Predicted 3D model of a 1527-nucleotide RNA (small-subunit ribosomal RNA) from a Fimbriimonadia bacterium.
RNA sequence: CAGAUGGAGAGUUUGAUCCUGGCUCAGGGCGAACGCUGGCGGCGUGCCUUAGACAUGCAAGUCGAGCGGUAGAUAUCCCUUCGGGGGUAUUGAGAGCGGCAAACGGCGGAGUAACACGUGGGUAACCUGCCCCGAAGACUGGGACAACCGAGGGAAACUUCGGCUAAUACCGGAUGUGGUCCAAAGAGUUUCGGCUCGUUGGACUAAACGAAUUUUGCUUCGGGAUGGGCCCGCGGCCUAUCAGGUAGUUGGUGAGGUAAUGGCUCACCAAGCCUACGACGGGAAGCUGGUCUGAGAGGACGACCAGCCCGACUGGGACUGAGACACGGCCCAGACUCCUACGGGAGGCAGCAGUCGGGAAUCUUGGGCAAUGGGCGAAAGCCUGACCCAGCGACGCCGCGUGGAGGACGAAGCCUUUCGGGGUGUAAACUCCUUUUAUUAAGGAAGAAAUUAGACGGUACUUAAAGAAUAAGCCCCGGCUAACUACGUGCCAGCAGCCGCGGUAAUACGUAGGGGGCGAGCGUUGCCCGGAUUUACUGGGCGUAAAGCGCGCGUAGGCGGUCUCGUAAGUCUGGUGUGAAAUCUCACGGCUCAACCGGGAGGCUGCACUGGAUACUGCGAGACUGGAGGGUAGGAGAGGAGAUCGGAAUUCCUGGUGUAGCGGUGGAAUGCGUUGAUAUCAGGAGGAACACCAAUGGCGAAGGCAGAUCUCUGGCCUAUCUCUGACGCUGAGGUGCGAAAGCCAGGGGAGCGAAAGGGAUUAGAUACCCCUGUAGUCCUGGCCCUAAACGAUGGAUGCUAGGUGUUGGCAGUUCAACUGUCGGUGCCGCAGCUAACGCAUUAAGCAUCCCGCCUGGGGAGUACGGCCGCAAGGUUGAAACUCAAAGGAAUUGACGGGGACCCGCACAAGCGGUGGAGCAUGUGGAUUAAUUCGAUAAUAACCGAAGAACCUCACCUGGGUUUGACAUUCACAUGAAACUUCCUAGAGAUAGGAAGCCUCUGUUCCCAAAAGGUUCAGACUAGUGAACACUGGUUGCAUGGCUGUCGUCAGCUCGUGCCGUGAGGCGUUGGGUUAAGUCCCGCAACGAGCGCAACCCCUGUUCUCUGUUGCCAUCAGGUCAAGCUGGGCACUCGGAGGAGACUGCCGUGGUCAACACGGAGGAAGGUGGGGAUGACGUCAAGUCAGCAUGGCAGUUACGUCCAGGGCUUCACACAUGCUACAAUGGGUGGUACAAAGGGUAGCGAACUUGCGAAAGGGAGCCAAUCUCAAAAAACCAUCCUCAGUUGGGAUCGCAGGCUGCAACUCGCCUGCGUGAACGCGGAAUCGCUAGUAACGGUGGGUCAGCUAUACCACCGUGAAUACGUUCCCGGGUCUUGUACACACCGCCCGUCAAGUCACCCGAAUCGAUUGUACCCGAAGUCGGUCGCCUAACCGCAAGGAGGGAGCCGCCGAAGGUGUGGUUGGUAAGGGGGACUAAGUCGUAACAAGGUAGCCGUACCGGAAGGUGCGGCUGGAUCACCUCCUUU
Repeated sequence: CAGAUGGAGAGUUUGAUCCUGGCUCAGGGCGAACGCUGGCGGCGUGCCUUAGACAUGCAAGUCGAGCGGUAGAUAUCCCUUCGGGGGUAUUGAGAGCGGCAAACGGCGGAGUAACACGUGGGUAACCUGCCCCGAAGACUGGGACAACCGAGGGAAACUUCGGCUAAUACCGGAUGUGGUCCAAAGAGUUUCGGCUCGUUGGACUAAACGAAUUUUGCUUCGGGAUGGGCCCGCGGCCUAUCAGGUAGUUGGUGAGGUAAUGGCUCACCAAGCCUACGACGGGAAGCUGGUCUGAGAGGACGACCAGCCCGACUGGGACUGAGACACGGCCCAGACUCCUACGGGAGGCAGCAGUCGGGAAUCUUGGGCAAUGGGCGAAAGCCUGACCCAGCGACGCCGCGUGGAGGACGAAGCCUUUCGGGGUGUAAACUCCUUUUAUUAAGGAAGAAAUUAGACGGUACUUAAAGAAUAAGCCCCGGCUAACUACGUGCCAGCAGCCGCGGUAAUACGUAGGGGGCGAGCGUUGCCCGGAUUUACUGGGCGUAAAGCGCGCGUAGGCGGUCUCGUAAGUCUGGUGUGAAAUCUCACGGCUCAACCGGGAGGCUGCACUGGAUACUGCGAGACUGGAGGGUAGGAGAGGAGAUCGGAAUUCCUGGUGUAGCGGUGGAAUGCGUUGAUAUCAGGAGGAACACCAAUGGCGAAGGCAGAUCUCUGGCCUAUCUCUGACGCUGAGGUGCGAAAGCCAGGGGAGCGAAAGGGAUUAGAUACCCCUGUAGUCCUGGCCCUAAACGAUGGAUGCUAGGUGUUGGCAGUUCAACUGUCGGUGCCGCAGCUAACGCAUUAAGCAUCCCGCCUGGGGAGUACGGCCGCAAGGUUGAAACUCAAAGGAAUUGACGGGGACCCGCACAAGCGGUGGAGCAUGUGGAUUAAUUCGAUAAUAACCGAAGAACCUCACCUGGGUUUGACAUUCACAUGAAACUUCCUAGAGAUAGGAAGCCUCUGUUCCCAAAAGGUUCAGACUAGUGAACACUGGUUGCAUGGCUGUCGUCAGCUCGUGCCGUGAGGCGUUGGGUUAAGUCCCGCAACGAGCGCAACCCCUGUUCUCUGUUGCCAUCAGGUCAAGCUGGGCACUCGGAGGAGACUGCCGUGGUCAACACGGAGGAAGGUGGGGAUGACGUCAAGUCAGCAUGGCAGUUACGUCCAGGGCUUCACACAUGCUACAAUGGGUGGUACAAAGGGUAGCGAACUUGCGAAAGGGAGCCAAUCUCAAAAAACCAUCCUCAGUUGGGAUCGCAGGCUGCAACUCGCCUGCGUGAACGCGGAAUCGCUAGUAACGGUGGGUCAGCUAUACCACCGUGAAUACGUUCCCGGGUCUUGUACACACCGCCCGUCAAGUCACCCGAAUCGAUUGUACCCGAAGUCGGUCGCCUAACCGCAAGGAGGGAGCCGCCGAAGGUGUGGUUGGUAAGGGGGACUAAGUCGUAACAAGGUAGCCGUACCGGAAGGUGCGGCUGGAUCACCUCCUUU
């Protein structure tokens, strides 16, 4: 500068992440169909299925100017028996002879994988009617056959015989420009085969007339045009589970045949030909221009239109003809249909309409030849379902309309609501306009060049009229994906493209309102491309996701070092031809626009020919040494094969010594042993394997290889740089090797050891453990051919930082060390790569070449088929069906019968209990009219309940009541009832009655005023009615609040930053330390928050202030005594406020940090003791019955009132307690010492009575005053003396007391009597680490009373033990494995049982298709033909030439028989597979999954599976070794 206009993603595997990978969606398209809906017009388009069968009509005829000639018609004449007959002129259908057409046009796509099609060539190997140009010509004869007439046959179709006749029908002769053939000689050209053109001679060979004014036709030849035939290069489907095919097959010679080449056909000869670049076979299929999609490359398709091919009921065949093997022609065979007089005949819609059938599905038995085109004709014209039009179908594309403007803080209705409102919504109504379309009326084309009669069509179009009038639906609204609410439903009904919705608050189902999208359509279904880079040429991969052959050798093939020359096949470039039209792109034009149509330009990415270029590749030639190989000199080695030898050990045998056990295990037993084992010594036999050396060591291609020696033998490395001169790399097929197990034959057999037997273990134990033990393991020969045959990593070559081990050489060095270098083998690590993990000169990096392999999971490495194998089996290797995942790496958790560290009354060490007894209380269960409800592992069970006789109360029975027991409002209406007191009935609720009260405030009017009456308003009160009340009805899985638990465990997070693609990590890990994520140090972290700690309360010491009701040292008074009184505030004590404790000080340890230990001082010492305080969160934990509250439900009841009953039952089970079992005790008597509380409907003293509970009594006290109130254990004294007791007190009886309306169900207390179990408690289990446990009493709340032994507090007496962290439980941190994430109460495997589905095998049976052998053999061509028949020509005739029928032969369709291949249907039965909320048995795998798992193989077992042998790590843990990193 020019050109190019072109590429979007999302959902879904997980707790989350990245990747791999499939599935699904959004787009476009269609000859479509289906559902709902439907106004108009234009242009297109319409049997995709049965190439199924077809009624009816039409679709190919035309020519009288080729011919003979008829019926009839018109005109006219004649005859007439009046019925009619005959003639002439004009005209003339139908049929016939003849010509041309009928091979085009129209339809369909069955067949066909082929020169069928496309494209480009060839034909010197060909044909071509009608048409055009040129040259030449048409002379002369002849005999027939239809029609027609006559006679027959037949139902018909049709046909036979006899007779007549014309021609542009047929035939003889003539002419021969020419043509064909033969012969001779010549020229040109050539692909060397031939071809073309002259010349000469010989033979053969034509014709048609009709009409007339022009003319048209006929014959021969040459040329053209058009149309075809044949041949060739290249191109385009699937399948190798089709690998070999082929006998006219391949070629030759000759002949036949054809328009023409050719095995096209035949005879003979030869044995070829095709094939891994896919022959042959099988399957599906017309091909193309193009169409759809796509950024493109591609992929899919081949409707309409156009070109070619093929077909015409199925199969075969020829005839005619320029052309056919012929859609509306013929012959034969077959199937089917129809007619029939049963003897015979007829037919072919894949032409246009139409019918039946099939199907999800596809139109009118229309008009016209007006146009375009075709046939015939001289023409007029005739014919033309080609065509032009119309009809039907929203089937598609395009256009138009269903109205426009105004119109409310916004009608009604409907929906919704937090009841205020909001939405539908300017939408409607209403006002003013307009008239496209539809309707009516009038006018009215172009399409015809022409003297023409235009199907379409009275159509398009134009004008006028009236009137918003005639005209809107469909789908969707969880995400993807634009669009939300209400009601109904309740894992039902249903939805769903994927993910998924629905189990009572569903934006996902159904309906409604509203909204979104598109709009005469909208959705659904089916199919194609896209997205899908998900077959990857453009443009993918293979360590672990699917994917490297187990490893070599090597064929074809692919690829290939350096230099020079040649060539020009690939490659690049110019030109020529072609690439039909339509389609496509661009702009232009015509229908009002558009769709549609027209002319133009571009394009058609291709093929062929030709000129040129020569860098690269190829080819040919020559050279080189770097790749490769050889020579020479050294070297290491478990490389391979054979033979021989050796010692240790096990076992066995013999003998000796020796005695009771041995052996084996977690513990045992089976087993061996007094017939002498084991142990030990000596001798012997036999087989197998080779300790130490020994090693991430060595060798080999891999498998693999290990005592030593000898023999044979392969490969490798180094040095030298001497030789050859690209000899190389890879390697489909092929071929060889190939652990273990296994197989065959023969040996061998010590040990080990599948199977098997026995013993254990166990619920079982076909296992793990033990005792035996056979195949096998070993050798020889032959098979098998697979492994986690792994570095899960193909081979070769080059390049790309290093460091450090080790092994074998070499060089330097006297030798070493060391350095350098070559080959191997490990580790670490940079760049780079990777999804990450990781790899990293031994690549998984950067590149090149070659091979193998992959394309979601399951089904399945299975089935069938092939090949291999003695077998086992190996190799190759699918589909139906099914799922929406399967998977890799890494992350955070959780978990582990993984590891490390730490803590806790977790264990241990202790003390006392529970579990046993009786009783109390709670729960389960049972019972009941009811035994109201809730709580139910830890975290329910003396829990809600800090107190069920009525009440409480929610339950049951019975009796009442209905605006309600209670609240608010309204309407009507009342001034009495209600209310207070009392009476009656009743179980009571309630009902009835009597008396009292019979309202208050303001106001209007009457009245002089008061009183009184009256009006209105308000208040109050009951009544009626309506809203509503009410509900301990339901949902704690709709909720708030509160609570339990992990757990007073030390954790849980954030900001910024850094690391990682990301989830996430770091921080928070590490080394120490702590009660503590407490603190210190270190560190890609630095800080911060919620937790910890502290701040708060109680308690322990002390000080100050204060001093009554407290206290009493001193002073005084006083009493029997007593803080009793004055007084005092010192002490005790109470209240308030301070101080004090901080590892502050010393020592030791320590990183001289935190901190730990010891010490001093101190009332107290290392958070002094106790309390309050509960992080992020977990358990859909608990509570709708404390309360609150959404939704739902009930409304003469699920509300409310009342009486009685029940919650208190009782074979039993569990939980929590009390009292005990006694002498560390019990009884009795005596004597001490608390704290903290309560009290006016209360606590209640003294005193009196009672054995006592209690009663009487009433002082005092609203409390540091009075009172409950006695503290009890303790101590002193005494009795009991080991017993069912003077232990223990249950149970029962009698008699009392108290509270209360009331103690029957069902209270407490007292006295007397009674005197049960129980003698310290099985398995198991709980609490507690100091003023704690244990023991002892005291108080309080609730409360009339009490079931309290409970709960909440208080003080008194007052211990023991902790070595320690192995184990149990719980928790914390780090790490490891994981297939778990509802998180181990997880996940998950296989048999069996049930149901559904598809598949495999299957005796057999029924088809389809194909091969092969044989039989039969139609029509027909070809060939033959004694005899038969025979117009034209020859011949006087006889006869001949020629022809025909018939017959024979070859071939030959259909058919038949036999035998194969392939494929499909059905199938008793057999087999596994997949799927399916809650079936059975076990527990195989995932953690060390409780025996590490897995691979191959063999055996065994209900099943997962177990065991043997060999292998792998894709095994945890611990120890050791080696290597590496850091110091």
The source organism's lineage runs through Bacteria, Bacillati, Armatimonadota and Fimbriimonadia. The coordinates come from a structure-prediction model, not an experiment, and the mean pLDDT is 85. It matches the Rfam family "Bacterial small subunit ribosomal RNA".